[in-house]
Source information:
The prediction has a mean pLDDT of 76. Lysine riboswitch aptamer from Sporosarcina sp. P32b, 178 nucleotides, folded computationally. Of the family's consensus pairs, 100% are formed in the model. Rfam family: Lysine riboswitch aptamer. The family has 47 seed sequences and 3,224 matches in Rfam 15.1. Taxonomically the source falls in Sporosarcina (Bacteria, Bacillati, Bacillota, Caryophanaceae). It was read from a public genome assembly, where an Rfam model found it.
RNA sequence: AAUAAGGAUAGAGGCGCAAAAACCAUUAGUACACAAUCAGAGGAUCAUGAGGUUCUAUGAAGAUUGUGGAAAGGGGAAUUUGCCGAAGCGGCGAGACACUCAUGAUCUCCAAGCUGAUUCUGGACUGAACAAGUGCAGGAUUGUCAUAUGGGAAACUGUAUGGUGGGCUAUCUCGUGC
Repeated sequence: AAUAAGGAUAGAGGCGCAAAAACCAUUAGUACACAAUCAGAGGAUCAUGAGGUUCUAUGAAGAUUGUGGAAAGGGGAAUUUGCCGAAGCGGCGAGACACUCAUGAUCUCCAAGCUGAUUCUGGACUGAACAAGUGCAGGAUUGUCAUAUGGGAAACUGUAUGGUGGGCUAUCUCGUGC
C1' cells in the first nucleotide's frame, strides 16, 4: 500500500416506521337496560354438545313501538418516545379463556416463509365499512448497487437494463496474500 468473504460500530432512503395515554369519526341509535302491546314455553352462562348453576305461567324465546344508550376490535391526525427489518404480512407451535369437560371461536407470545420504499388503477379476499389491509396483474415516482454507454481533467452526472434489506454507504477489525 492492496484486499474476496467474515465481524463490530455509525449512517442514508421518505407523505419513512412502530408504540403509548388522551382526542376524533366509525362501529351505532347497534348490543344492552327499562316500559307498553302481541305472544305462550322456553331462556341465560362466547358458539355447539354433555353436566352444573340460575331466570321463567307473579309470563321465557320472539315481534313491534317508546325512553335511555355503550364497549372491544379496526381506522385517522397531532404530540411524545423508540427507531431505519424501521416494520408489515404470515401463523407451525405454546399459553390464557371468567362454572366444568371436549371441539371451535377469541386473546397473548411466536418458528418457517414473503416484502427495498411510496403511490395510482383493476378485479379477488379479510373487514360492519365508501376505513384500513393482504396477495395478483399493470403503471408512476424514488433510495441504493452493478453492468453497458454518453459528458467531464476530476469530483460528479445523463440514459438503458438488471439486482436489492441476508441490500447499500463510511470507519474500524479478524484474516489473506504481495